[in-house]
Context: one part of a larger RNA
């Protein structure tokens, strides 16, 4: 000058505490370790790997295995030479692909040829999801949205260095005020951005209003989306050091950063990733390229992590009224309506490229019924029946019906998450998609409880003071 200290003030922060819900116990689903296997491809490892890459493995993907095959090549560019391509059936064959036949005659054209494709020969090459993230860029994580991190010039100091930026108040905040050998100023911080609570205006159609529907009217109201007001400690009071600012109140839809997002400093972890992409180098080159079938990625004495469903009466069922939403997707698409099935579905099909038509029932809400049990609780496991995608659902995919009716009676030790429209809870939509969500990303609907407080316990910030350590 840093780190560190079971040193010392001072502050923060779902860190504690005070409260809700939880997890660990059960079953199931999904990652992971292990074991196992011809493969069970690869990475990812405290926090910051483990519903992570993977916004979706039956083939494909795919990168693993086996077995069949190729070798200038699956794919690029360049030479020569021959052809009009292309693309169809046919037999062989599990398939690549092999041989047969058939079809024909591409675009420009100064008619010389050029271009495009395809075939064959020959090499330079291709070609690698091989290795190395400790050679690398590019992104990303994490301390930490925590307040810090430097710097010119000048002063001090032989000199590493210090001062500034330390003090004294206050802020979320190195925020801002006094002070003060330091005056400034750069990255952050804040502000400018999107978003949401109010208001005016403008513009009215697919949408709003009146009517029982339509048709024609309307733009007052909902909405919609374009501008512009609004909020600034502005105004009053008290403290305060006459300052910064603080706690009151006013008016106000909002009040002291109104809520929320987006932004993420100087570094730190030789941190992740050479399988996103790129790339040096090293290594395969008749194989470590490349094609295909088939299987693996899905395995199962176990262990851990994250999630769903339950253990039940603030409930199951049933029945009727069938009430109340926001955000969003739809042309290889989303279908309304009718008819058949109990039912997943199917048939035929209007309308919509969508503020018009669809998806679309929103679901927790009322009443009867069960009467505390392993039940009318839970729903695993299983057999049998079907239906959908899609060449194909055995390995190994979702539904649905009719039957079975597992463990589970709230769960050590330990442990997680939230402070307000938050946790809880309750359904509803998207991405990926053929077909596959209890993950994921977002949407609305009900809606608590508690915060005395900083002594401990976990990480940070300042300032100090120690010095085994750089």
């Nucleotide at each position: 000058u840093g780190a560190c200290g079971g040193g010392g003030g001072c502050c923060c922060g779902c860190a504690c505490a005070a409260g809700c819900a939880g997890u660990g116990g059960a079953g199931u689903a999904u990652g992971u370790g292990g074991u196992u296997u011809a493969a069970u491809u690869c990475g990812a490892a405290g926090c910051a790997a483990c519903g992570c890459g993977a916004a979706g493995a039956a083939c494909c993907u795919u990168a693993c295995c086996a077995g069949g095959u190729c070798u200038u090549g699956a794919c690029a560019u360049c030479g020569c030479a021959u052809g009009c391509c292309a693309u169809c059936u046919g037999u062989a064959g599990a398939a690549g692909u092999a041989c047969a036949g058939a079809g024909u005659u591409c675009c420009c054209u100064u008619c010389g040829g050029g271009g495009a494709c395809a075939u064959g020969c020959a090499g330079a090459c291709a070609g690698g999801u091989g290795g190395u993230g400790c050679a690398u860029g590019g992104u990303u994580g994490u301390c930490g949205u925590c307040a810090g991190c430097u710097c010119g010039u000048g002063u001090c100091g032989u000199g590493a260095g210090a001062u500034g930026u330390u003090g004294g108040g206050u802020u979320a905040a190195g925020u801002c005020c006094c002070g003060c050998a330091a005056c400034g100023a750069g990255c952050g911080c804040a502000a400018c951005c999107c978003u949401u609570a109010u208001g005016u205006u403008u513009a009215g159609u697919u949408g709003c209003u009146a009517c029982g529907c339509a048709a024609g009217a309307g733009c007052a109201c909902u909405c919609u989306a374009g501008a512009c007001a609004g909020a600034c400690u502005g105004c009053c009071g008290u403290u305060g050091a006459c300052a910064a600012a603080a706690c009151g109140g006013a008016g106000g839809a909002a009040g002291g950063c109104g809520g929320g997002g987006a932004u993420g400093a100087c570094g730190u972890c030789a941190a992740a990733u050479c399988a996103c992409c790129a790339u040096g180098c090293c290594c395969c080159u008749u194989a470590u390229g490349a094609c295909c079938u088939g299987g693996g990625c899905u395995a199962c004495a176990c262990a851990c992590g994250u999630a769903c469903u339950a253990c039940a009466a603030u409930g199951g069922c049933c029945g009727u009224c069938a009430a109340c939403a926001a955000a969003g997707g739809g042309c290889a698409g989303c279908g309304a309506c009718a008819c058949c099935g109990c039912g997943a579905g199917g048939u035929g099909g209007a309308g919509c490229g969508a503020a018009u038509c669809u998806c679309a029932a929103a679901a927790a809400a009322c009443g009867g019924u069960c009467c505390c049990a392993g039940u009318u609780c839970a729903g695993a496991u299983u057999g049998c029946a079907g239906g959908c995608u899609g060449c194909a659902a055995c390995c190994c995919g979702c539904c649905u019906g009719c039957a079975u009716g597992a463990a589970g009676a709230u769960g050590g030790a330990a442990u997680u998450g939230c402070u307000a429209g938050u946790a809880a809870u309750c359904g509803c939509g998207g991405a990926u998609c053929a077909g596959a969500a209890u993950g994921c990303c977002g949407c609305g609907g009900u809606g608590a409880a508690u915060a005395c407080g900083u002594u401990c316990c976990c990480g940070g910030g300042c300032c100090u003071u120690g010095u085994a350590c750089a």
About this RNA:
Predicted 3D model of a 470-nucleotide part of an RNA (small-subunit ribosomal RNA, 3' major domain) from an uncultured bacterium. The prediction has a mean pLDDT of 82.